RNA sequence: CAGCGUUCUCAGGGCGGGGUGAAAUUCCCCACCGGCGGUAUCUGGACAACACGAUUGUUAUUCAGGAGCCCGCGAGCGCUCGCCCUGGCAGCGGUUAACUCCGUUUGCUCAAGGCGAGGUCAGCAGAUCUGGUGAGAAACCAGAGCCGACGGUUAGAGUCCGGAUGAGAGAGAUCGCGA
Numbered sequence: 001c002a003g004c005g006u007u008c009u010c011a012g013g014g015c016g017g018g019g020u021g022a023a024a025u026u027c028c029c030c031a032c033c034g035g036c037g038g039u040a041u042c043u044g045g046a047c048a049a050c051a052c053g054a055u056u057g058u059u060a061u062u063c064a065g066g067a068g069c070c071c072g073c074g075a076g077c078g079c080u081c082g083c084c085c086u087g088g089c090a091g092c093g094g095u096u097a098a099c100u101c102c103g104u105u106u107g108c109u110c111a112a113g114g115c116g117a118g119g120u121c122a123g124c125a126g127a128u129c130u131g132g133u134g135a136g137a138a139a140c141c142a143g144a145g146c147c148g149a150c151g152g153u154u155a156g157a158g159u160c161c162g163g164a165u166g167a168g169a170g171a172g173a174u175c176g177c178g179a
Base pairs, nucleotide, nucleotide: 001178003177004176005175007173008172009171010170016030017029018028019027031159032158033148034147035073036072037071038070042065043064044063045062046061048059049058050057051056068146069145076124077123079118080117081116082115083114084113086111087110088108089107090106091104092103093102094101128144129143130142131141132140150162151161152160
């Protein structure tokens, strides 16, 4: 110290005021919030050289921070596959006046549910413009705008409750291999 691996830790914010109503943190008006990695004309620090009487400035190197809507990723829903459970249908056995009822170590995989896996395949996966500066802006400055899983709910939810004391993009430390 590139790379590979071990173990551990960490890894999401937000309804305040008013209105209507029997009922709304769910509707309406005004508010509030923004996961992870990358990118950078921004910001701060370190160090060196040069300039200056000096504060300091410029340049190079380096470190840290910097985008909800630019690129990619994650969770959630959906999809496909497997297993389980309950039910259904069929078969079989028994039984009955009767597909009437009972049983079943069989089949279907039809329905709902639970668990696990897959993969980005295809789907929901979202949303930005205008002006300024500048060599250059998707990121800076100013203004205006837009977006936000699923289930629940006396009434429709980015902000409440739930799955979730979960999962996870990744971040840090650690030890080992290695160079």